[in-house]
Context: one part of a larger RNA
RNA sequence: CUCGGUCGGUGAAUGGCUCGGCUCAAGCGCUGAAGAAGGGCGUGCCAAGCUGCGUUAAGCCUCGGGAAGGCGCAAGGAGCCUUUUAACCGAGGAUGCCCGAAUGGGAUAUCCUGUCCCGUAAGGGAUGUUCCGUAUAGGAACAGGAACGCGGGGGAAGGAAGCAUCUGAGUACCCGCAGGAAAAGAAAGCAAACGCGAUGCCGUGAGUAGGGGCGAUCGAAAUCGGCGCAGCCCAAACCGAAUACCUGCAGAAAUGCAGGUACAUGUGGUGUUGUAGGACUCCGUCCAAUGCCUCGAGAGGAAAGCCGAAGUUGGCUGGAAAGCCACGCCUUAGAGGGUGAUAGCCCCGUAGGCGUAACUUCUCAGGCUACGAGGUGGAGUAUCCUGAGUACCGUGGAUCGGAAAUUCCGCGGAAAGCUGGGGGGCAUCAACCCCCAAGGCUAAAUACGUCUUGAGUCCGAUAGCGCAGUAGUACCGUGAGGGAAAACUGAAAAGAACCCCAGGAAGGGGGGUGAAAAGAGCCUGAAAUCGACCGGGGAUAGAGAGUAGUAGCCCGCAAGGUAACCGUUCCGAAGGAGAACACCGCGAGGUGUCAGUACGAGGAGCGGCAUGCCGGGGUUACUACGUACGUUUUGAAGAACGGGCCAGGGAGUGUAUACCAGUGGCGAGGUUAAGGACUGUAAGUCCGUAUCCGUAGGGAAACCGAUAGCCCGCAACAGCUUGCUGUGAGGGGCGAGGUGUGCUCGCCUGGAGUCACUGGUGUACGACCCGAAGCCGGGCGAUCUAGGCGUGGGCAAGGUGAAGCGGCCCGAAAGGGCCGUGGAGGCCUGAAAGGAUGUUGAUGUGCAAAUCACUCCCCUGACCUGCGUCUAGGGGUGAAAGUCCAAUCAAGCCCGGGGAUAGCUGGUUCCCUCCGAAACAUACCGAAGCAUGACCCGCCCGGAGACGGGUAGUAGGGUAGAGCACUGAUUGGAGGACCCGGGGGGUGACACCCUCGACCUCCUGUCAAACUCCAAAUACACUACCGUUGUAGAAGGGCGGAGUCGGGUCUAGUGGGUAAGCUACUAGUCCGAGAGGGAGACAACCCUGACCGGGGUUAAGGCCCCCAAGUGUCGGCUAAGUGUUAGUACUAAAGGGUGUCUCGGGUCGAAGACAGCUGGAAGGUAGGCUUAGAAGCAGCCACCCUUUAAAGAGUGCGUAACAGCCCACCAGCCGAGACCCGAGGCCCCGAAAAUGGACGGGGCUAAAGUCGACCGCCGAUACCCCGGGGCACCGAAAGGUGAUCCGGUAGGAGGGCGUACUGAUGGCGCAGAAGUCUGAGGCGUAAGCUCGGAUGGAGCCGUUAGUAACGAGAAUCCUGGCGUCAGUAGCAGCAUAGUCGGGUGAGAAUCCCGACCGCCGGAAGAGCAAGGUUUCCACGGCAAUGUUCCUCAGCCGUGGGUUAGUCGGCCCUAAGGUGGUUCCUAAGUGGACACCAUCGAAAGGGGAGCUGGUUAAUAUUCCAGCACCUCCUGUCCGUAUCCAACGCUUCGGGAUAAGUCAAGCGGGUGUUGCCAGCCCGUCCAAGCGUCGAAACCUCUGGAGAUCCGUAAUGGAGAGAAGGGGGUGAAGGCGUGAUGGCGUAAGUUGGCUGAGUCCUGGAGCCCAUGAAAAGGGGACAGGAUGGGCCGUACCGAGAUCCGACACUGGUGCUCUGGCUGAGAAGGCCAAGGCGUG
Repeated sequence: CUCGGUCGGUGAAUGGCUCGGCUCAAGCGCUGAAGAAGGGCGUGCCAAGCUGCGUUAAGCCUCGGGAAGGCGCAAGGAGCCUUUUAACCGAGGAUGCCCGAAUGGGAUAUCCUGUCCCGUAAGGGAUGUUCCGUAUAGGAACAGGAACGCGGGGGAAGGAAGCAUCUGAGUACCCGCAGGAAAAGAAAGCAAACGCGAUGCCGUGAGUAGGGGCGAUCGAAAUCGGCGCAGCCCAAACCGAAUACCUGCAGAAAUGCAGGUACAUGUGGUGUUGUAGGACUCCGUCCAAUGCCUCGAGAGGAAAGCCGAAGUUGGCUGGAAAGCCACGCCUUAGAGGGUGAUAGCCCCGUAGGCGUAACUUCUCAGGCUACGAGGUGGAGUAUCCUGAGUACCGUGGAUCGGAAAUUCCGCGGAAAGCUGGGGGGCAUCAACCCCCAAGGCUAAAUACGUCUUGAGUCCGAUAGCGCAGUAGUACCGUGAGGGAAAACUGAAAAGAACCCCAGGAAGGGGGGUGAAAAGAGCCUGAAAUCGACCGGGGAUAGAGAGUAGUAGCCCGCAAGGUAACCGUUCCGAAGGAGAACACCGCGAGGUGUCAGUACGAGGAGCGGCAUGCCGGGGUUACUACGUACGUUUUGAAGAACGGGCCAGGGAGUGUAUACCAGUGGCGAGGUUAAGGACUGUAAGUCCGUAUCCGUAGGGAAACCGAUAGCCCGCAACAGCUUGCUGUGAGGGGCGAGGUGUGCUCGCCUGGAGUCACUGGUGUACGACCCGAAGCCGGGCGAUCUAGGCGUGGGCAAGGUGAAGCGGCCCGAAAGGGCCGUGGAGGCCUGAAAGGAUGUUGAUGUGCAAAUCACUCCCCUGACCUGCGUCUAGGGGUGAAAGUCCAAUCAAGCCCGGGGAUAGCUGGUUCCCUCCGAAACAUACCGAAGCAUGACCCGCCCGGAGACGGGUAGUAGGGUAGAGCACUGAUUGGAGGACCCGGGGGGUGACACCCUCGACCUCCUGUCAAACUCCAAAUACACUACCGUUGUAGAAGGGCGGAGUCGGGUCUAGUGGGUAAGCUACUAGUCCGAGAGGGAGACAACCCUGACCGGGGUUAAGGCCCCCAAGUGUCGGCUAAGUGUUAGUACUAAAGGGUGUCUCGGGUCGAAGACAGCUGGAAGGUAGGCUUAGAAGCAGCCACCCUUUAAAGAGUGCGUAACAGCCCACCAGCCGAGACCCGAGGCCCCGAAAAUGGACGGGGCUAAAGUCGACCGCCGAUACCCCGGGGCACCGAAAGGUGAUCCGGUAGGAGGGCGUACUGAUGGCGCAGAAGUCUGAGGCGUAAGCUCGGAUGGAGCCGUUAGUAACGAGAAUCCUGGCGUCAGUAGCAGCAUAGUCGGGUGAGAAUCCCGACCGCCGGAAGAGCAAGGUUUCCACGGCAAUGUUCCUCAGCCGUGGGUUAGUCGGCCCUAAGGUGGUUCCUAAGUGGACACCAUCGAAAGGGGAGCUGGUUAAUAUUCCAGCACCUCCUGUCCGUAUCCAACGCUUCGGGAUAAGUCAAGCGGGUGUUGCCAGCCCGUCCAAGCGUCGAAACCUCUGGAGAUCCGUAAUGGAGAGAAGGGGGUGAAGGCGUGAUGGCGUAAGUUGGCUGAGUCCUGGAGCCCAUGAAAAGGGGACAGGAUGGGCCGUACCGAGAUCCGACACUGGUGCUCUGGCUGAGAAGGCCAAGGCGUG
């Protein structure tokens, strides 16, 4: 290190448990101006949260109940209350802060701030808007509520497999309004020739009528059965105050009386309908409560509540009895819960019974009104009345099932008047029937569930509500909004005294409690995972991690066996020897006999071993075999996808409807629904016949309207002659019949259905589960960013030098030039500020979800910026990039429609048995899909044939092949014809000739899918026979359920293509869905189809070793390691080889071949020509003759040309074969790829290569045998049969296992349930079951019937836990840096002190704003937080701290907001011009305070000193404008702050001391008094060839200069101050000098630069008051915004010295730091 075990840790599963949930049922159902719902803040002795309560504050009062304890959750300390009745429960009352409709006004909800009245005061009351109103009175409304209701608006996704009408849907959502219910409602209604009689709801009608791209789909009504029942009132005609209200009196009230008021624009009476009614006229008749009230009586309901039987008997176990054993008792009570385990008799309860206040119901009784313009009947019908912009019509829309025939709306038209009007599903006419609109009210039956109660075959802490705990909490977000986790000690806290270790804690050890430590996030305590120990192994060796066998070491309590093992005897399947003998073969070897013997799986017996063995476990080695799982795929170990691991969770469900099957009931019938009755009350039983299906069909409809004739024949039955006959249900056929049709012909007819349950399937619904991008609705957002508006702030310094003006010069002038002055500019350089060019730098798990560094752009403008404010989602904003609108933008975010849809991806959970596919056809906007068919499965009918094989026969054929006879193509040649054609020659052009082609004949050589003179094998059809199969049920048929419609390989045959591991087909095979053996490995190649175990024999293929079997036999070939490769996927071809073997043919050869060696190879002649030369040998022509054995007018070399050397050719020597051509086998060349490499490897050469012929052997799950199982069939069973059954994906069918709960039944358990761990136990083919041991400590199981949120490994699944990475990255980087000494402390790099050193210094110092919200200060701490440490802290705990007339808010108005009036909108919380009101600025406007001191922490706030404002009164002046009150640029003047220089003075340092030198200091407010410039006013003055004046422009008789007076700032001086500050000194001068203060001028504008509140002056006098809120601290390299103690971001103010133009840069001061 690795595997396993043991003991622990971590962790939280599992089991048990339940204070919670879920669902259903019943009850009950509004609250609020008398201030709700909901919140805020308070409230306790100590009090953070929840609960309760409200300044009377975990409570107060009264009544009732109640009982001995109580002071909530909540246990503690301290204290208190209570039998004079507390606590607690019920009913009623009191109190009830602030916000909230919120209501005096305002506001950023929980705060600020008025007026009036009463009151001595404390305090109390009134004061909102709208509407009504008899109007200063009085009244109502406002807001809330879970769903339900009515009304007004009103989507989209999705569906239609697209989409637009349509659908979704009048749904979601928004708005208004109401109630405990709402709505509807008493016919101008239905109906149909019969009738009904308001509405609503349930069942039915009915998925019907009907609507509908007549698609998808939408979809009534009447009727009938039920629930529940209820009817009334006006307007009008007529009458005309007969009426009502208020107040007072009487009464219990009803009511009566009196006065007042309302009212003739009519209170009241009457009257209210359609066979018309009423008024009116006339004639009769009836007569008291049937209305109203409740003092009284009775009965019931109703709160808290009360009574309520019987064992604490004996024994056992135990910590404890309720358990067990035994003996009793009660029961109108044996529901349930509790009690130390399981209790009828212990406790609470239960059955049964009792009880009352408020309130309420009913009854009785009593009372009131009361003879009238009364009720009612009849007659009369002259007259009057009976709902108008209505009915109705046209037209355009919406809506509806409403179609011509629903309902509603807009616009236009527009009635009648009882002799009237409306309707009856097209219009009109007539008849008939029904009804009376244009006014109103109305209970119940119905809906819902905030709430109360109860129940459950619901869940049991990842479940069940999001929530069993401080849960809509923590936390996240600007906001709308989103939204968790988290239960358990024990019977009882008996919650661990005391001791030890230690600074303390944690922890540990003793000790104690307890039945047990169960020991406090504590029941049980799994897994992942971590540690220690033990066993095995660990360096000769490589990995799907295992399985099997053998062996070593170690182990081996129980649960199991005595089989096994050893020896021996017997039996023994398939298979089957050896040795020996005989024979055969060249040989390996074989054959026969022995012998189917020995042997052989296994079986049987005997003996031995016997509390020790065995089977066995762990690990390691060796051997054999072996590339996980799931998915997707033709094909996955795949380098295709998914999973880090473990635990828990996690996916075909429900309703409706349709079809089918099974089971059961009834049967020409079957059946109830809603509802009801009973009841032991959601059960069950019984009613209930409405309805539905069936009983008749055909037809579009009108309409018409059905078999008992014949034959065949299965099962079965019968008969006999045992294989025939007869009968023959069901079945089949023929007739016949019904109906429709012009005819053919179609459908139907000889009675089986229906209801329920279970199962399968379709359809609609989310429909097996998870998964979009999107669409629509309503809201939330401009704290980011874009733009606008209001109000504020900011821009060092330098440069350039426009206009204007002046002077000089030029010019007649206009004007120009030069020099000054001047200071313009979307001017220049450049800090702050703003930006973001380059390094395509750094960084890129960052410092940072945009930063850092350097560089760069711009910096008076279209500039930058704070605060306030506006614009909002198909919208804004946009100098325009589709930019930006909160890290989101080609349409934000949140919630909802919503479980959108997804023909797409992924996942989809136990076992066994039987069968078992398809990747094809057709159609489709079809191609990733789907339907039908084919193929698969199951069930049923059926009743005798079926068939893919073989042989033979018969019939047809035109494919392979072959051929060239046709068609077409095509090589060479000969001949012919000369007619034809093209080219060439020729000619002026023809003619003509030649040639090539075409044509004809013959010979020769070739081709064809669309050629055939020919022509198979196969195949196909039929027939016969054989074979196979079938009554153990084939063929055929019917019904139900699928899956599949991506295929692939090989062989053969084809098309396309250069080809392909290519593509498109045909036939078959296999893979797919097929394991085993072989081929090295290798889906489909070879062998072979695996039920399980065992024994044998073979197949393919092999037999040197790896590696089982031959170094087998006989005979060849190969020398290349060729090869050792069946094929594929091993690459190899044309073309070569005097490599070698074999075969065939030819020539030469003893008259001597071939090769070699020796010799010859001559003469004419140097042939001629050509040439400079050409002699055999540059070239051209010719190529003869002679001598010879032979010798070319020359084969090659050679020379300038010759020469020379060879060759041909000849002879000799030698002595036997030689040479040539062709074919075949093996071999060689041809032959090139990237790290070194492959015949599988080693290796192999008369082979271990290769060819041929043989002999043996090995070798599969094949075949054979034995044993076992299943399936199928026969059989009643026992049992039997199977040669022809048991591979299997998608899929179909069947049977089981397990989980949770329920009924019934039977059991177990403290002497130990479930769960957990463990075993080496047992059973089952398996899912699983069972047993032992340990732990655990209270529940559990079997059988049977039933119900299901019922089975996990995968979904980048969900939640939690734990690993690995890893003691790794990081804790460095930009901007500073620390060191030493001392202190504290258990402990110090880090805390404190000191010294030295270093850093910033227009900041890293100082003061504010926003924001934060206690972080401030002190003390005490260190578990966590702090990137280490920590004694420290922005951390934890406990205390403390913020003091205002003058600072700010408060006041005013701005942009803008809000409300009202008025208006828009269907409406609203939506919107709008104007007006009114109001809000709106802590940077605008504005009454008033300074200096010093003080605290641990506050100060313009406290204190000291010195001030001021506000208010009133009196007198005087003044009465109108002004102030408040405003741009940019630029230039003056006056001051001050500050600095600096010098001197004086003081201090320090320096020194032994004094000096020098050096350093430091030398100060002070508001207020009051006084002085005070510019400018302006006024008086005077009186200027022109001028004068005055400026930095500049300028000014002057409309009065310059000069002079006087007045108004008049900052500021100076004095005082303040006999003070403060300072150890002391505390004085004076010069210079510089502001971005500060005051004041003045000029220029510019296409830009002209807020408003309101508020404000007169002087003098004198005077009292009281000045409330409320903010005030701590940080204000940033740690208190803000960025998730962080984050290199980022964030507005305003102050700014010393040296250098310098400078706020640049560098260095320093004050001050602050050294970076966690």
Large-subunit ribosomal RNA, half A from an Archaeoglobaceae archaeon, 1716 nucleotides, folded computationally.
It matches the Rfam family "Archaeal large subunit ribosomal RNA". Rfam links the family to the GO terms structural constituent of ribosome and ribosome.
Taxonomically the source falls in Archaeoglobaceae (Archaea, Methanobacteriota, Archaeoglobi, Archaeoglobales).
The prediction has a mean pLDDT of 82.